[in-house]
RNA sequence: ACUCCAUUAGCUCAACGGAUAGAGCAUCGGUCUUCUAAACCGAGGAUAAGAGUUCAAUUCUCUUGUGGAGUG
Numbered sequence: 001a002c003u004c005c006a007u008u009a010g011c012u013c014a015a016c017g018g019a020u021a022g023a024g025c026a027u028c029g030g031u032c033u034u035c036u037a038a039a040c041c042g043a044g045g046a047u048a049a050g051a052g053u054u055c056a057a058u059u060c061u062c063u064u065g066u067g068g069a070g071u072g
Base pairs, nucleotide, nucleotide: 001071002070003069004068005067006066007065010025011024012023013022018055027043028042029041030040031039048064049063050062051061052060
């Protein structure tokens, strides 16, 4: 330099182009308990950035950023 892959919550991962973007762990609050832990109930929290296509984009296209792999 070129090619390919990944990029969604604090972490690990889902999500035929159409449902209020979900789950586990973590965090916070509550119930329970003498206290803590466990268990149960609940809450907050996310689509890397910018454009394009579309009635509609996490999903498709382009550029950029970051990380990884490969070729020379």
The prediction has a mean pLDDT of 81.
Transfer RNA from an uncultured Eubacteriales bacterium, 72 nucleotides, folded computationally.
It matches the Rfam family "tRNA". From the family's description: Transfer RNA (tRNA) molecules are approximately 80 nucleotides in length.
It was read from a public genome assembly.